[in-house]
RNA sequence: GCGGGAGUAACUCAGUUGGCAGAGUCAUAGCCUUCCAAGCUAUUGGUCGCGGGUUCGAGUCCCGUCUCCCGCU
Numbered sequence: 001g002c003g004g005g006a007g008u009a010a011c012u013c014a015g016u017u018g019g020c021a022g023a024g025u026c027a028u029a030g031c032c033u034u035c036c037a038a039g040c041u042a043u044u045g046g047u048c049g050c051g052g053g054u055u056c057g058a059g060u061c062c063c064g065u066c067u068c069c070c071g072c073u
Base pairs, nucleotide, nucleotide: 001072002071003070004069005068006067007066010025011024012023013022019056027043028042029041030040031039049065050064051063052062053061
């Protein structure tokens, strides 16, 4: 230098033919229990790596760019 993959909640990750951003774990509160754990319920938490473009509408499509991983030279 070239090609491929990954980047979404504090963490691990879903989210495909574009249409309200989610799950589990963690945290907080409640229920249950004599107490704790476990279990159940609720809540908090998001510039979807960043910047543009297309579109009525973008996590998703297009372009550029950054970081990490793999391969080639």
A computed fold for a 73-nucleotide RNA from an Acidobacteriota bacterium, annotated as transfer RNA. NCBI's taxonomy places the organism under Bacteria, Pseudomonadati, Acidobacteriota. Model confidence (mean pLDDT): 81 of 100. Its Rfam family is "tRNA". From the family's description: Transfer RNA (tRNA) molecules are approximately 80 nucleotides in length. Rfam links the family to the GO term triplet codon-amino acid adaptor activity.